[in-house]
Annotation
The RNA shown here (c-di-GMP-I riboswitch aptamer) has 75 nucleotides and comes from a Pseudomonadota bacterium.

RNA sequence: UCUUUGUAAAGGCAAACUAGGAGAAAUCCUGGGACGCAGAGCUAUGGGCCCCAAGUGGGUCGCCAGGCAGCCGGA
Numbered sequence: 001u002c003u004u005u006g007u008a009a010a011g012g013c014a015a016a017c018u019a020g021g022a023g024a025a026a027u028c029c030u031g032g033g034a035c036g037c038a039g040a041g042c043u044a045u046g047g048g049c050c051c052c053a054a055g056u057g058g059g060u061c062g063c064c065a066g067g068c069a070g071c072c073g074g075a
Stems, first nucleotide, its partner, number of pairs: 004073001012037002017032006035062001041068003045065003048060004
C1' cells in the first nucleotide's frame, strides 16, 4: 500500500417497548431498555418504501446500491 477477516483484544452502536418532548403525518430528539449489528459510522446520489397541508414538499442509510471513511488481527 492492496486485498481481506471476525469464536481474539480494546471498544462502539442500539430494535421492540417505555417516560418526556417536536411535528399535520411519516417520523425524529432526550432518558431507560437490548432485538440484533464488522461499519447498525456519515452522506438522501440512484432505486424501493412511507407521510402529506400535494409542494422544485417531508421521512427512512437498522431496505438495496453508490460515495466518503474508522478500530484490531491474519496473509
The sequence was found by an Rfam model in a public genome assembly. It matches the Rfam family "c-di-GMP-I riboswitch aptamer". Rfam links the family to the GO term cyclic-di-GMP binding. Model confidence (mean pLDDT): 81 of 100.